[in-house]
Context: one part of a larger RNA
Molecule: small-subunit ribosomal RNA, 5' domain
Organism: uncultured bacterium
RNA sequence: GGAUGAACGCUGACAGAAUGCUUAACACAUGCAAGUCUACUUGAUCCUUCGGGUGAUGGUGGCGGACGGGUGAGUAACGCGUAAAGAACUUGCCCUGCAGUCUGGGACAACAUUUGGAAACGAAUGCUAAUACCGGAUAUUAUGUGAGUUUCGCAUGAAAUUCAUAUGAAAGCUAUAUGCGCUGCAGGAGAGCUUUGCGUCCUAUUAGCUAGUUGGUGAGGUAACGGCCCACCAAGGCAACGAUCGGUAGCCGGACUGAGAGGUUGAACGGCCACAUUGGGACUGAGACACGGCCCAGACUCCUACGGGAGGCAGCAGUGGGGAAUAUUGCACAAUGGGGGAAACCCUGAUGCAGCGACGCCGCGUGGAGGAAGAAGGUCUUCGGAUUGUAAACUCCUGUUGUUGAGGAAGAUAAUGACGGUACUCAACAAGGAAGUGACGGCUAACUACGUGCCAGCAGCCGCGGUAAAACGUAGGUCACAAGCGUUGUCC
Repeated sequence: GGAUGAACGCUGACAGAAUGCUUAACACAUGCAAGUCUACUUGAUCCUUCGGGUGAUGGUGGCGGACGGGUGAGUAACGCGUAAAGAACUUGCCCUGCAGUCUGGGACAACAUUUGGAAACGAAUGCUAAUACCGGAUAUUAUGUGAGUUUCGCAUGAAAUUCAUAUGAAAGCUAUAUGCGCUGCAGGAGAGCUUUGCGUCCUAUUAGCUAGUUGGUGAGGUAACGGCCCACCAAGGCAACGAUCGGUAGCCGGACUGAGAGGUUGAACGGCCACAUUGGGACUGAGACACGGCCCAGACUCCUACGGGAGGCAGCAGUGGGGAAUAUUGCACAAUGGGGGAAACCCUGAUGCAGCGACGCCGCGUGGAGGAAGAAGGUCUUCGGAUUGUAAACUCCUGUUGUUGAGGAAGAUAAUGACGGUACUCAACAAGGAAGUGACGGCUAACUACGUGCCAGCAGCCGCGGUAAAACGUAGGUCACAAGCGUUGUCC
């Protein structure tokens, strides 16, 4: 000098686009943050031409709650980055192609009755529907087994193909349509999973570590490879090219700095990972071992009729606490996107906006021109004057900004605008409402007077102050930057 998610002191006109718990992954009152559809059932209400229509609510069922949003505790690891591999794999919704959608059955909620409990929530009996559940049939390039053929590969093998045999599907709805679905197979897109090479902080005042440990055979498990797990067998495996222990830490694209090499860093935005009160576990599902799902254990808080129950803001606001320190319990789904739905539409604290904060960045203003009696006042003075100083007054002008009034968007394809009567435009008004902070001994731009008298104080370093202090304090003047300025912390 530059930088900063900054803080503190003094000061503070406006606008834009950004940004705002770095500390206690501390505890949380309240509200909201994930629903939706109607295949089936119930059938309140309303309408009724008494034929029926409407369809609230509850339940079954489908899809979605694995996305989006938060945080960085853990993790030194195939976690991340980069480059490859999968002949060892999976894939709901979406797209393309081929084929199909035949025939039966029994339940369980809701409901009714009875009943237990303070509640949370149950129990028994009985009835019932489905795109819920379970049989049978049929079926390919599906799956298994057996027998071949061809081509190919770095190995295990792969692809294509022929025959035989066994096994495996489905769901309907009403608006009757080029409708929405359902089932099997193949391919794609996007997504995921696994493996590997290389890279990835400090410490040797950590030198040895390791028994499922290293490898094999077999069985199990997985979508899949594998000590992933198990039985048996062998005795291996890692390590001064730093194993193991300990400490610290999410990683990256990037960001800051620097001529570069490098150093530092990982806020915001984007990608990946991990976590969701602490620890463990699985269930469902295409996908989770699941933030606003389930079960168990622990700590904590709350309710209780003491028998037993309820909860999880590292979602958005907000509260307490901690701290030098960090915002509103706001508006809207109008836009973009997401979930559900055929759609209308519903939901969406994602998002779009508004509010607060000079926290930083950028822009703009606080007037312009003229104006010497060089006014008054202040300060200094050798008492002559000098300086503040064209500065002010005064004259003329302008209207960025401001105030008032009027008009008034784009963002939205026909409709639909939270923002918002906002941005912007026009008119009128009046210089009116808008300057501070730090420094002035040298480094370092900028000096005098008074007060003080090694006191009070200053100070980044050198150093100032003990009676004329340009270094302390005040005043005048000056210098620098400016809606900021200075100090402190941290990095280069």